[in-house]
This record gives sequence, structure tokens and C1' cells, in this order.
RNA sequence: UUCUUAUCAAGAGAGACGGAGGGAAUUGGCCCUACGAAGUCUCAGCAACCUGCCUAUAAGGUAAGGUGCUCCAUCCAACAGGUCCGCCCUGAACGAUGAGGA
Repeated sequence: UUCUUAUCAAGAGAGACGGAGGGAAUUGGCCCUACGAAGUCUCAGCAACCUGCCUAUAAGGUAAGGUGCUCCAUCCAACAGGUCCGCCCUGAACGAUGAGGA
């Protein structure tokens, strides 16, 4: 990088450096941001995908290890279908993360 597969409305922030962007990409909207964006580091935390451990009934627990994640908004729309026509619903596509394969 690519393929398969599972999940994606929950959850969880402080400090230091940094210095203008950020909310994945495109377009539009909306929002966050000098009362400090992105990014890096430290510590803390969340979660429970893989491993480990425990129970012992096929699941549950734990959180030591490997990842992941931790500003608001579920951020929204785009394509298809449904519709009680609504700031609605379902799906697809795109994307993210894990596990396995090439």
C1' cells in the first nucleotide's frame, strides 16, 4: 500500500514546548481557536479489538502487555431508497480503528 472481516450516537484532560490554524479529504453550511489551533513531549485517564490472567459456562470479569482514543456539536449535507414531509428514518460511498492475510 492493498484484500477480508468486526465496530464506529457511549467513554475519557492536565502540564510544558509551540505559534495559526482546526473539526479526515472535496464542495457548501455550521462550529472551535491568541482566554492559544495544528504538531511534539510528559503524566493521567477512557475503552476492551488482540495477547495474558481469573472464574467456569460460552459467557463474564480483570487491565499487566500490543494498538487505539481523550475541546463543542452524533458536527450536518452531497449518492440511493423510504416518509407521517421533520432539524425524520434506512442504506451506500468515503473515512477511522482493531484483527487476520498478501

Description: This is a predicted structure of a 102-nucleotide RNA (SAM riboswitch aptamer (S box leader)) from Chryseomicrobium excrementi. Rfam family: SAM riboswitch aptamer (S box leader). Rfam links the family to the GO term regulation of gene expression. The prediction has a mean pLDDT of 79.